[in-house]
Molecule: glmS glucosamine-6-phosphate activated ribozyme aptamer
Organism: Actinomycetes bacterium
RNA sequence: CUGCAUCAUGAAGCGCCCGAGCUGCGCGUGUUUUGCUGCGCAGUUGACGAGGAGAGAGCUUAUCGAAGUAUUCGGCGGAUGGCUCUCCGGCUCGACCGGAGUCGUGAUGGCACCGACAAACCCCUGGGGUGACCCGGGGAACAAAGCGGUGUCAGACCGGUGUC
Numbered sequence: 001c002u003g004c005a006u007c008a009u010g011a012a013g014c015g016c017c018c019g020a021g022c023u024g025c026g027c028g029u030g031u032u033u034u035g036c037u038g039c040g041c042a043g044u045u046g047a048c049g050a051g052g053a054g055a056g057a058g059c060u061u062a063u064c065g066a067a068g069u070a071u072u073c074g075g076c077g078g079a080u081g082g083c084u085c086u087c088c089g090g091c092u093c094g095a096c097c098g099g100a101g102u103c104g105u106g107a108u109g110g111c112a113c114c115g116a117c118a119a120a121c122c123c124c125u126g127g128g129g130u131g132a133c134c135c136g137g138g139g140a141a142c143a144a145a146g147c148g149g150u151g152u153c154a155g156a157c158c159g160g161u162g163u164c
Stems, first nucleotide, its partner, number of pairs: 014077004019073001020045009048065003054087007088104005095161005108154008122139007
């Protein structure tokens, strides 16, 4: 260093890196010097929060803005999204059973209006590293939404049991 086994820890703008960018070293071309450029090795960068979970399976480019206009590019994997089926559960204006519909425990759908809050960025500053960069602390702000709230419109079904 690699492989196997066991144990522990760790997540959803989450994890990872073969492209690519950048840094260092070495070699090469060139050269008065400086530079330019190629190859190799090592390192480093590679998404800022809000929001989001009935169970299982399948398919699928999984919501919202911020920053910025350089890579938050590109790639691999994953994920609470969407759709379909099954199961469980709520509701369908008295109870129960079956069906159908529609949703997911704050559990019917559409539309309109209103609303709040974030982190990075920025400023100051500490530590690590030759460096690219990495890990923090403090300060002042600024969002949108399928998030929260209000209103309105629509839907409140079929069969049976039974007589509250």